[in-house]
RNA sequence: GGACCUGUAGCUCAGGCUGGAUAGAGCGACGGCCUUCUACCGAGGCUCGCGCCUCGGAGGAAAGCCGUAGGUCGGGGGUUCGAAUCCCUCCAGGUCCG
Numbered sequence: 001g002g003a004c005c006u007g008u009a010g011c012u013c014a015g016g017c018u019g020g021a022u023a024g025a026g027c028g029a030c031g032g033c034c035u036u037c038u039a040c041c042g043a044g045g046c047u048c049g050c051g052c053c054u055c056g057g058a059g060g061a062a063a064g065c066c067g068u069a070g071g072u073c074g075g076g077g078g079u080u081c082g083a084a085u086c087c088c089u090c091c092a093g094g095u096c097c098g
Stems, first nucleotide, its partner, number of pairs: 001097007010027004020081001029068005035062004040057007074090005
């Protein structure tokens, strides 16, 4: 220097070939519900005692379920009624050739 591939939510990606109706999935984040566990506080009960049990309070952790938010679809331009999708150019990463 040339060819090709990739770029879409915080992360991993689908969708692109064949333009169309609110741009999606999983993980993650946040919120709620429920269950279990747990240290603390209070009350009551049992015990010679160490301690144990029950109830209540406000917390913490985990599993499950439900919900919410989060995107200039790498940048710019063009075509079109309409672009994540088609065309041009640029940027970033990667592979191959010279």
Molecule: transfer RNA
Organism: Candidatus Woesearchaeota archaeon